[in-house]
Predicted 3D model of a 71-nucleotide RNA (transfer RNA) from a Candidatus Omnitrophota bacterium. The coordinates come from a structure-prediction model, not an experiment, and the mean pLDDT is 81. The sequence was found in a public genome assembly. Its Rfam family is "tRNA". About the family: Transfer RNA (tRNA) molecules are approximately 80 nucleotides in length. It is annotated as a transfer RNA.
RNA sequence: GCGAGCGUAGCACAAUGGUAGUGCAGAAGCCUUCCAAGCUUCUGAUGUGGGUUCGAUCCCCAUCGCUCGCU
Repeated sequence: GCGAGCGUAGCACAAUGGUAGUGCAGAAGCCUUCCAAGCUUCUGAUGUGGGUUCGAUCCCCAUCGCUCGCU
């Protein structure tokens, strides 16, 4: 320099155009003599900028970051 893949919550992952969910973690409560475990509730996210569309995590373009391959 060229090509490919990935980027979603503190962490690990879902969601192939129609209200962004799950587990762990965090906070509160219940239970317990206390702790642990268990149960309930809550908080919190689509890398960035544009485009297409009635509607975009999803499709297109650019850009940033990470990884891999080729040279």